[in-house]
A computed fold for a 74-nucleotide RNA from a Candidatus Parcubacteria bacterium, annotated as transfer RNA. It matches the Rfam family "tRNA". By type it is a transfer RNA. The prediction has a mean pLDDT of 84.
């Protein structure tokens, strides 16, 4: 060079197929509850959906190119 999966809060992932509010689980902050920790329950903050364009009222999704990881082959 060719294939093939993958890049979405702090961590791991769903959402893409069928375009229409950015979701879950841990974590992080604050309350509650307890003599006190844990656990448990409330509640909140934390996302330019790798990058750039393009299509379209509308883009995490469709379509181009590009970077970056994992893998198989050579």
């Nucleotide at each position: 060079c060719g294939c093939g999966g993958g890049g979405u809060g702090g961590a791991g992932c769903a959402g893409u197929c069928u375009g229409g509010u950015a979701g879950c689980u841990c974590g992080c902050a604050g309350g509650g509850c307890u003599c006190a920790u844990a656990a448990c329950c409330c509640u909140g903050a934390g996302g330019u959906c790798g990058u750039g364009g393009g299509u379209u009222c509308a883009a995490a999704u469709c379509c181009c190119a590009c970077c970056c990881c994992c893998g198989c082959a050579a």